Predicted 3D model of a 547-nucleotide part of an RNA (small-subunit ribosomal RNA, 5' domain) from an Opitutales bacterium.

Context: one part of a larger RNA
C1' cells in the first nucleotide's frame, strides 16, 4: 500500500448492485418445502336439474318416498415423479478431485430416428359393507367387486445362448453371412365419422387420427469401472503386508476385478518415504505480487461426500435414497403404563455457543422442474420486495456576489493577528428527501379465436403460416410533469520524528500517551482541555488475519 462473509468505537442524507451463522454436522416450538393423472379403474358424499308414488287442499299449490341426468369432495388399486431440485462441509490424503487416455469388461427411465407386432383366456384383491381387538398409532377375520394391476396360452419381424463359414484383431475374442431345434412379449383409453352388422337403444363391432403398450436396431444425454500425470505437513513415524501378491476353477455383479470362496505357489509395498501420525472436501476461481511466487477454495460454476448416531437392505432405469422402509443407540415428546412417535446440514423462525451474521414476507406474472392429451394443479427451485454502511459504485448536504475585513472565540511584543469571504447581508438554482397528478417497459411464446396450406373419407385431431384477444407477485414502485422551500442532510481521526498539520492552558516521572524511536520530575508542539491546523468524508479510526 493492497485485500476480508469481517468484528468494535465514533457518527449517519439517499439511491443502484452484490452480499449476511466463518462458532455448536449443537438441540429444535410453529407453519410451508413433492405431488400430480378421472382421457388407466371400480366405487362415490355434498350439491344442482328433471320425473314423481302416498297424503293435505274446490284449485292453484305444498309435502317429497322413489326413479333418472349431470356432480365432482375425502379415500383406495394402478401409472409417473418423489433419486431432480434446494442444503451442508463431518468424513475423506483417495482414482475424492483435476487434466489426459481406455472398457474387445458395461447400464441407461424419459427424448430423437428406424423396424415389426398389440391375438385368446384366467384367478385374485384394495377400497366400500359386515364384524373383532385396541387408549391412540395400528392390528384383524368374513362376504363381495375393478384395472393400463397380476397370471397364462399362442404368435416372433426380431432378440438370447449354442454350431459353422469367411473377414479381422490387442490374448482372452470382434464383425458379417448361414443352419438346427430351445427360450423369450404386448393393453388399451380418447376424439371424430357415419356406408354395412349387432343391440338390454345406452352402445357396440366397423373407420380415421391422436395418446399409449411390447419388442428389436442406432443415436442422443446420463452414469459405471480402468490407467498415466498433478497438487498439504511430519523420518522425534523405517521397515509393512496373510485375501496380503499372483494362478487355476466355481461364485457374484450391469460390467472388469481377492469382489468373494475352495485349492496351489511365496509373493507384493519401500528412503523418488512404504506403513503409521496429524491436518485437509478438491477444482474453475478469489487476494496479493513488476513476475515467479506466496496466501486461499465465503457468493457464483462443476465434481464429490453426508442427511440424528452406527448397520442393512427393499423398490426402481436409476438409491443402499435429506422431507422411504427395517434393526439397534442417544435424546425428546404422547400415554388410558399394555405401547407409540419424532428428526430444519430444505425455507422462514426459536434456543445455545459466539466479537459476529436478516423476515415464523408476496407470488407461481416471469424462468425453469414434475404430473397431464389440454385446461390446468403443484413448486420456501425461482422471480420480488423488507432488514443491517457488511462491500463497491454514484448523487448531495447548495451556486454566485459580498470587507466596515462585523460581533464572538484564540493568539498577542497590546501595536495587531488569525478564525475570514467564513457569516450577516444581496442576486440565483432546485439534484437527493417532501407533496400532488400522470404512469410504462418487462410481451411475445404458451394458451384461445380467425384465416389459408398440408395430412385426412371429414369442418375432428395434428403440423405449419399469419392476424386478433386472455394473463403482472414486484406495483401508485421505476420514469414523467408539476409544487413548496437553502430549507431535512457532516462527521471522524490526527498534529515531536517517521509522516501531511502549532499555539494557550492545565498537570508536574503523578495523571496519562505509546506502532517503533520514545514523551510527563514547574516554561510538555508528544499528556488532558481549547482555538488553529492537516488528512479523509457518509464514512472515519481500531483490531484481527493474508500477501
Nucleotide at each position: 500500500g493492497a485485500g476480508u462473509g469481517a468484528a468494535c468505537g465514533c457518527u449517519a442524507g439517499c439511491g443502484g448492485c452484490g452480499u449476511g451463522g466463518u462458532u455448536c454436522a449443537g438441540a429444535c416450538a410453529u407453519g410451508c418445502a413433492a405431488g400430480u393423472c378421472g382421457a388407466g379403474c371400480g366405487a362415490g358424499a355434498a350439491c344442482u336439474c328433471c320425473u314423481g308414488a302416498c297424503g293435505g287442499g274446490u284449485a292453484a299449490c305444498c309435502u317429497g318416498a322413489g326413479g333418472g341426468a349431470g356432480g365432482g369432495a375425502c379415500a383406495g388399486c394402478g401409472g409417473c415423479g418423489a433419486a431432480c431440485g434446494g442444503g451442508u462441509g463431518c468424513g475423506u490424503a483417495a482414482c475424492a478431485c483435476g487434466u489426459g487416455a481406455g472398457c474387445a469388461a458395461c447400464c441407461u427411465g424419459c427424448c430423437c430416428u428406424u423396424g415389426a407386432g398389440u391375438g385368446g383366456g384366467g384367478a385374485a384383491u384394495a377400497g366400500c359393507c359386515c364384524g373383532c381387538c385396541g387408549a391412540a398409532a395400528g392390528g384383524u377375520g368374513g362376504a363381495g367387486u375393478a384395472a393400463u394391476a397380476c397370471c397364462u396360452c399362442a404368435u416372433a419381424u426380431g432378440g438370447c445362448a449354442u454350431c459353422a463359414u469367411c473377414c479381422c484383431g490387442c490374448a482372452u475374442g470382434g464383425g458379417a453371412u448361414g443352419g438346427a431345434g430351445g427360450c423369450u412379449a404386448a393393453a388399451g383409453c380418447u376424439a371424430g365419422g357415419g356406408a354395412u352388422c349387432c343391440u338390454u337403444c345406452g352402445g357396440g363391432a366397423c373407420c380415421u387420427g391422436g395418446c399409449g403398450c411390447u419388442u428389436a436396431a442406432g443415436g442422443a444425454g446420463g452414469g459405471g469401472c480402468u490407467c498415466g500425470c498433478g497438487g498439504c505437513c511430519u523420518a522425534u513415524c523405517a521397515g509393512c503386508u496373510u485375501g496380503u501378491u499372483g494362478g487355476u476353477g466355481a461364485g457374484g455383479u450391469a460390467a472388469c476385478g481377492g469382489c468373494c470362496c475352495a485349492c496351489c505357489a511365496a509373493g507384493g509395498c519401500u528412503a523418488a518415504g512404504a506403513c503409521g501420525g496429524g491436518u485437509a472436501g478438491c477444482u474453475g476461481g478469489u487476494c496479493u505480487g513488476a513476475g515467479a511466487g506466496g496466501a486461499u477454495g465465503a457468493u457464483c460454476a462443476g465434481c464429490c461426500a453426508c442427511a440424528c448416531u452406527g448397520g442393512a437392505a427393499c423398490u426402481u432405469a436409476g438409491a443402499c435414497a435429506c422431507g422411504g422402509u427395517c434393526c439397534a443407540g442417544a435424546c425428546a415428546c404422547c400415554u388410558a403404563c399394555g405401547g407409540g412417535u419424532g428428526g430444519c446440514a430444505g425455507c422462514a423462525g426459536u434456543u445455545u455457543c459466539g466479537a459476529a451474521u436478516c423476515a415464523u414476507u408476496c407470488a407461481c406474472a416471469a424462468u425453469g422442474g414434475g404430473c397431464g392429451a389440454a385446461a390446468g394443479c403443484c413448486u420456501g427451485a425461482u422471480g420480488g420486495u423488507g432488514c443491517g454502511a457488511c462491500g463497491c459504485c454514484g448523487c448531495g448536504u447548495g451556486g454566485g456576489g459580498g470587507a466596515u475585513g462585523a460581533a464572538g472565540g484564540u493568539c498577542u511584543u497590546c501595536g495587531g493577528a488569525u478564525u475570514g469571504u467564513a457569516a450577516a447581508c444581496c442576486c440565483c438554482u432546485g439534484u437527493c428527501a417532501c407533496c400532488a397528478g400522470g404512469g410504462a417497459c418487462u410481451a411475445a411464446a404458451c394458451u384461445c379465436u380467425g384465416u389459408g396450406c398440408g395430412u385426412u373419407a371429414a369442418u375432428a385431431g395434428c403440423g405449419u403460416a399469419u392476424a386478433g384477444a386472455c394473463u403482472g407477485a414486484a406495483u401508485u414502485a421505476a420514469c414523467c410533469u408539476g409544487g413548496a422551500g437553502a430549507g431535512g442532510a457532516a462527521g471522524c481521526a490526527g498534529u515531536g520524528g517517521c509522516u501531511a498539520a502549532c499555539u494557550c492552558c492545565g498537570u508536574g516521572c503523578c495523571a496519562g500517551c505509546a506502532g517503533c524511536c520514545g514523551c510527563g520530575g514547574u516554561a510538555a508542539u508528544a499528556c488532558g482541555g481549547a482555538g488553529a491546523c492537516u488528512g479523509c468524508g457518509a464514512g472515519c479510526g481500531u483490531u484481527a488475519c493474508u500477501c
The source organism's lineage runs through Bacteria, Pseudomonadati, Verrucomicrobiota, Opitutia and Opitutales. Its mean pLDDT, the model's own confidence on a scale to 100, is 82.